The prediction has a mean pLDDT of 86. Predicted 3D model of a 73-nucleotide RNA (transfer RNA) from a Thermococci archaeon. The source organism's lineage runs through Archaea, Methanobacteriati, Methanobacteriota and Thermococci.
């Protein structure tokens, strides 16, 4: 320099093909539970890598850029 696959809560994950409220673990939080801690049961709180375009709507399609990883030379 080519081609390719990935970028999603603090961490790890699914959803992207086929565009409609963002999945579930796990960590925190708060309540039961307990003498009390642990487990364990409920319940919350919190993301789509960055700009654009398309669209009534974008994690999803299209462009660009950023970053990582693997092949080739």
């Nucleotide at each position: 320099g080519g081609g390719g696959c990935c970028g999603u809560a603090g961490g790890g994950u699914a959803g992207c093909c086929u565009g409609g409220c963002a999945u579930c673990c796990u960590c925190c939080c708060a309540g039961c539970c307990u003498g009390g801690g642990g487990c364990g049961c409920u319940g919350g709180u919190g993301a789509c890598c960055c700009g654009g375009g398309u669209u009534c709507g974008a994690a999803u399609c299209c462009c660009g850029g950023c970053g990582g990883c693997c092949c080739c030379a």